[in-house]
RNA sequence: CGCCGAAUCCCCGGACGGUCCGGGGAACGGGGGACCCAAUCAACUGGGGCGAAUCUCGCGGUCGAUCCGUGGGAGGCGCAGGCUCUUUCCGCGCCAGCCCGACAGCUAACCCCGCAGGCCGACGAAAGAGGU
Numbered sequence: 001c002g003c004c005g006a007a008u009c010c011c012c013g014g015a016c017g018g019u020c021c022g023g024g025g026a027a028c029g030g031g032g033g034a035c036c037c038a039a040u041c042a043a044c045u046g047g048g049g050c051g052a053a054u055c056u057c058g059c060g061g062u063c064g065a066u067c068c069g070u071g072g073g074a075g076g077c078g079c080a081g082g083c084u085c086u087u088u089c090c091g092c093g094c095c096a097g098c099c100c101g102a103c104a105g106c107u108a109a110c111c112c113c114g115c116a117g118g119c120c121g122a123c124g125a126a127a128g129a130g131g132u
Base pairs, nucleotide, nucleotide: 002119003118004117008026009025010024011023012022013021014020028114029113030112031111032110037105046103047100048099049098050097054074055073056072057071058070059069060068061067075095076094077093078092079091083130084129085128086127087126088125089124
């Protein structure tokens, strides 16, 4: 320089300075929350949110499993000569983690919250639109 991600920018004060601390705002992102609509029985393994990170089949581990491991399929996400965006093919990689706490469908007004963290390669072929 660049990449994943909403996670950037501005103002004021403190501080010797600073990628620090506090406060405020904008942009971006998320949650709660009416009418209407949807849903409406019972039981089983309560239910729900952020996120691409789900579903399913076989085998094995287990007393058993909604658990763990390992292969396959479907589906989803990211990157690829560097101005940006969209699409196709091909290639490579990921499908985690965390939170709420008995509770939430959608949802105008309204209310609340986040603004982090993590990476380091030299790497394809086309089409279209825009910008410089």
c-di-AMP riboswitch aptamer (ydaO/yuaA leader) from a soil metagenome, 132 nucleotides, folded computationally. Rfam family: c-di-AMP riboswitch aptamer (ydaO/yuaA leader). Its family is annotated with regulation of gene expression and cyclic-di-AMP binding in the Gene Ontology. Rfam describes the family as follows. This family represents a conserved RNA structure found upstream of the ydaO and yuaA genes in Bacillus subtilis and related genes in other bacteria. The ydaO/yuaA element is thought to act as a genetic 'off' switch for the ydaO and yuaA genes in its native state. It is believed that the element may be triggered during osmotic shock leading to activation of ydaO, a predicted amino acid transporter gene, and members of the yuaA-yubG operon which code for KtrA and KtrB K+ transporters.